Annotation
A computed fold for a 72-nucleotide RNA from a Candidatus Aenigmatarchaeota archaeon, annotated as transfer RNA. It matches the Rfam family "tRNA". From the family's description: Transfer RNA (tRNA) molecules are approximately 80 nucleotides in length. Its family is annotated with triplet codon-amino acid adaptor activity in the Gene Ontology. The coordinates come from a structure-prediction model, not an experiment, and the mean pLDDT is 83. The sequence is in RNAcentral, with records from ENA.
RNA sequence: GCCCUGGUAGCUCAAUGGUAGAGCAAUGCUCUCGUAAAGCAUAGGUUGUGGGUUCAAGUCCCAUCCAGGGCU
Numbered sequence: 001g002c003c004c005u006g007g008u009a010g011c012u013c014a015a016u017g018g019u020a021g022a023g024c025a026a027u028g029c030u031c032u033c034g035u036a037a038a039g040c041a042u043a044g045g046u047u048g049u050g051g052g053u054u055c056a057a058g059u060c061c062c063a064u065c066c067a068g069g070g071c072u
Stems, first nucleotide, its partner, number of pairs: 001071007010024004018055001026042005048064005
C1' cells in the first nucleotide's frame, strides 16, 4: 500500500429499510432473624464520526477514524 471482518446500554451480543432489544451487571421492592439465591419493577442508547439516498436508515451509498485478520 491493497483486501476482508467488526464498531449498537457498564460488559457480551441481537435487530427483513418501518416503535433499537435480550442476557449479565446497576438501582429499588418482595421474601429472610440477617445475607446470598429467587421473584417483580425501574433506569441506562447522538447505533465510532461526517455526509448522501429515502416518506422513513443500526440496516443502502460515499468519505473518514479505531480494532482484528490476510496479501505483498